[in-house]
RNA sequence: AUCCGGCGAUCUGGAGAGUGGUGUGUGGUCAGACGCCCGCACGCCCACCGAAGGAGAAAGCGCCAAAGCUACGGCGUCAAACUCUCAGGUCAAACGACAGAUGGGGACGC
Numbered sequence: 001a002u003c004c005g006g007c008g009a010u011c012u013g014g015a016g017a018g019u020g021g022u023g024u025g026u027g028g029u030c031a032g033a034c035g036c037c038c039g040c041a042c043g044c045c046c047a048c049c050g051a052a053g054g055a056g057a058a059a060g061c062g063c064c065a066a067a068g069c070u071a072c073g074g075c076g077u078c079a080a081a082c083u084c085u086c087a088g089g090u091c092a093a094a095c096g097a098c099a100g101a102u103g104g105g106g107a108c109g110c
Base pairs, nucleotide, nucleotide: 004109005108007104009102010101011100012099013098018046020045021044022043023042024041025040026039027038028037047090048089049088053086054084055083056082060077061076062075063074064073
């Protein structure tokens, strides 16, 4: 000096699992009321998913016995798409880890 990554914007792609049951409220339907039926919101119950977020901890590394031994031990640190399922989610929509493209920014890191 150049390139790449962390950072940011826009666009695109993006999985999994119940359109479950029930109660209350509300709206629709109906000439009208109740009811049936359908939708929505909230609560409860059962069954599930893991890719918002969150949590766990392996090797490794570091420390630890007042003379010595007791260290295949104890403590700390430590990652994920692994594990957990708190949160979130289980028609569609929205969200969605992550990936691609474009334009930025960038010596903090290697």
Model confidence (mean pLDDT): 77 of 100. A computed fold for a 110-nucleotide RNA from uncultured Tateyamaria sp., annotated as Glycine riboswitch aptamer. It was read from a public genome assembly, where an Rfam model found it. The organism belongs to Tateyamaria, within Bacteria. The model forms 90% of the base pairs in the Rfam consensus.